[in-house]
The RNA shown here (transfer RNA) has 73 nucleotides and comes from a Candidatus Altiarchaeota archaeon.
The source organism's lineage runs through Archaea, Nanobdellati and Candidatus Altarchaeota.
The sequence was found in a public genome assembly.
The prediction has a mean pLDDT of 80.
Rfam family: tRNA.
RNA sequence: GCCCCGAUGGUGUAGUUGGCUAUCAUAUGGGACUGUCAAUCCCAUGACCCGGGUUCAAAUCCCGGUCGGGGCG
Numbered sequence: 001g002c003c004c005c006g007a008u009g010g011u012g013u014a015g016u017u018g019g020c021u022a023u024c025a026u027a028u029g030g031g032a033c034u035g036u037c038a039a040u041c042c043c044a045u046g047a048c049c050c051g052g053g054u055u056c057a058a059a060u061c062c063c064g065g066u067c068g069g070g071g072c073g
Base pairs, nucleotide, nucleotide: 001072002071003070004069005068006067007066010026011025012024019056027045028044029043030042031041032040049065050064051063052062053061
């Protein structure tokens, strides 16, 4: 330098033939239960790497960039 893959709540993740309130677990806060704690149950909080384009509509498609991983030279 070229090619491929990846980037989603604090953490780990699902979702990519465009349209959902973006999934689950965990975490944190509150509540129920309990003699107390733990466990369990309920509720809440919180995310699509950045910029641009296409479209009525983009996490998803296209272009560029950044970072990480792998391959080639």